[in-house]
Context: one part of a larger RNA
């Protein structure tokens, strides 16, 4: 000198665009943060119309809440950085060792039966959280039978590539696995008037390509300790065998007795990791907030189910430490989502508005749901821009302040005149952002922005002045109070404590401290 997620001291007009627990991955009230589909299914409250009524009420029609069965989402999206020196991450590679819901192309089907359960209604246990029994129904839930282009297993026989380990292509035989409908509209047949049946949309089974994510192996790369030198028995490696989507001691079994290590193994300590970002001419140092990518974690371990994918942040089971309810028998719960709170801390914000946009989920849609995101609110916390006024004014007023007492100096400074209106104030108008035939639909917002009222009013401090370093006198003080970044000032004339005058510097910031470079 630059930098900064900064903090403190003093100050403090306004705009714009960003950022905001670096510490306790400490503990959490309370509200939100994932549902959503009636065009998959059985029920079907309120409410509206009728009709009968013994006025209690019953019975049709509309109407659709709620639950509830199944779908599909809930593995995305969001938060942290504790663990992890590891194929975690970069990179560039293999997969002839693999998988992929949804989504796009293509091909071929969607027959036939069948039993059940929740919702319901009733009884029942329990304080509660939640069960238990019996009865009744539905389905695109759920099970069985037929068929099999293709697929998939076994055998047989053949070709083409081959890293020689395999791999793929055509063939014969033998076995084995599929499925579900909804919804519109309709001429004619048929009808139980629902429909059958045609037909469009949509859904759905196998098969193969594709596209997209994903798993998994391997070269090379980046931390410090040697006051860490030997480490290892599933260890190293084979054979068979389980497992897995898949390779592999990933796991058994049984046979060899191997594998790592001074080119640092094991051990210890530290750390998420890249892209980046701060310095500096570069090298290289340091560093990983915000934004993007990847990884791990989700009160603490440990486990698997469910599903294409999870060993799962707002799922489950066990254990543990908390907390909270209790009728003491027995239950509930995890903000490292978004605010909020208590602690901790120099130190970090609002229990704020909208789904208008832009994404995401379900949905045919119409919409619902999205603390994602869009805004707004608090913070000079950081960068950028504007402003505190401009001309003119000499008796060089008053007044401080030196002084050789002559006068110098703040000082064109002010006052006085004469002007302007950025921000401020009034009034009035007023967006873009909305989205491809029209209309509808804006949180932010009556904001930016545009005219116009008023009128210099409402808007400057902070450090500094001995050298290094720009900028000097007077007093008070007397090794005393004090000042220091480093030389060092202060012991009676201090330009170096303190005050004041006068300067220099930077300015809505100015100094100080930590911290890299």
């Nucleotide at each position: 000198g630059a930098a900064c997620g900064a903090a403190c001291g003093c100050u403090g007009g306004c705009g714009g665009c960003g950022u905001g627990c670096u510490u306790a991955a400490c503990a959490c009230a309370u509200g939100c943060a994932a549902g959503u589909c009636g065009a998959a299914c059985g029920u079907g409250a309120a409410g509206g119309g009728g009709a009968c009524u013994u006025c209690g009420g019953u019975c049709c029609c509309u109407g659709g809440a709620a639950a509830g069965u199944g779908g599909c989402g809930c593995a995305c999206g969001g938060g942290u950085g504790a663990g992890u020196a590891a194929c975690a991450c970069g990179u560039g590679g293999a997969u002839a060792a693999u998988c992929u819901a949804g989504c796009c192309g293509a091909u071929g089907g969607a027959c036939u039966g069948g039993g059940a359960u929740a919702a319901c209604a009733u009884c029942u246990c329990g304080a509660a959280a939640g069960g238990g029994g019996u009865g009744c129904u539905a389905a695109u839930a759920c099970c069985g039978g037929a068929u099999a282009a293709g697929c998939c297993c076994a055998c047989g026989a053949u070709c083409u590539c081959u890293u020689c380990g395999g791999a793929g292509g055509a063939c014969g035989c033998g076995g084995g696995a599929a499925a579900a409908g909804g919804u519109g509209g309709g001429g004619a047949c048929c009808u139980u008037c629902g429909g059958g049946c045609c037909u469009a949309c949509u859904g759905u089974c196998a098969u193969c390509g594709g596209a997209u994510g994903a798993g998994u192996c391997c070269g090379c790369g980046g931390c410090c300790c040697a006051u860490u030198a030997g480490c290892u028995a599933g260890u190293u490696g084979g054979u068979a065998g389980g497992g897995u989507a898949a390779u592999g001691g990933c796991c058994u079994a049984c046979c060899a007795a191997g594998g790592c290590u001074a080119c640092g193994a094991u051990g210890g300590g530290u750390a998420g990791c890249u892209g980046g970002u701060c310095u500096g001419a570069g090298a290289g140092g340091a560093u990983g907030a915000u934004c993007a990518g990847c990884c791990a974690c989700a009160c603490u371990g440990g486990a698997a189910c469910u599903g294409a994918g999870a060993c799962a942040c707002g799922g489950u089971c066990c254990a543990g430490a908390c907390u909270c309810c209790u009728a003491c028998g027995g239950g509930a719960g995890g903000c490292a989502g978004c605010a909020g709170u208590g602690g901790g801390g120099a130190a970090u914000u609002u229990u704020g508005c909208g789904c208008a946009a832009u994404g995401g989920g379900c949905g045919a849609a119409a919409g619902c749901c999205u603390g994602a995101c869009g805004c707004a609110g608090c913070a000079a916390c950081g960068c950028c821009g504007c402003g505190u006024g401009a001309g003119u004014g000499a008796u060089g007023a008053a007044g401080g302040c030196c002084c050789u007492c002559g006068g110098g100096u703040c000082g064109u400074a002010a006052a006085g005149c004469u002007c302007u209106g950025u921000c401020c104030u009034u009034g009035g108008g007023g967006a873009a952002g909305a989205a491809a035939a029209a209309a509808a639909u804006g949180a932010c917002g009556g904001u930016a922005c545009c005219c116009u009222u008023g009128g210099a009013g409402g808007a400057a401090g902070c450090c500094c002045c001995g050298g290094c370093u720009a900028a000097c006198u007077a007093c008070g003080u007397g090794c005393c109070a004090g000042c220091a970044g480093c030389c060092g000032c202060g012991g009676u004339a201090a330009u170096a404590c303190g005050u004041a005058g006068g300067g220099g510097g930077c300015a809505a910031g100015c100094g100080u401290u930590a911290u890299c470079c």